[in-house]
A computed fold for a 47-nucleotide RNA from Occallatibacter riparius, annotated as nadA riboswitch. RNAcentral holds the sequence, with entries from Rfam. Rfam family: nadA riboswitch. The family's RNA type in Rfam is small RNA. The literature on the family includes a 2020 paper in RNA by Huang et al., "Structure and ligand binding of the ADP-binding domain of the NAD(+) riboswitch". The organism belongs to Occallatibacter, within Bacteria.
RNA sequence: UGCUGCAACAACCCCGUGGGAGGGGAAGAAGCGCUUCCACUGCAGCG
Numbered sequence: 001u002g003c004u005g006c007a008a009c010a011a012c013c014c015c016g017u018g019g020g021a022g023g024g025g026a027a028g029a030a031g032c033g034c035u036u037c038c039a040c041u042g043c044a045g046c047g
Stems, first nucleotide, its partner, number of pairs: 001047007013033001014031001016040007023032001
C1' cells in the first nucleotide's frame, strides 16, 4: 500500500456508522428485522 472475510460492542435475539437508489407501508412519522451501491470504523487473514 492492496485484496478478502467478518460485526465483538447492542436493554431477548438480529442489527458497526453515514449517505444514495429501488421497493413496501403510509395522512404523516418510524430499527421499513426488504434489496442494492458508495464511503468510513473495528476485528481477522492473505499478497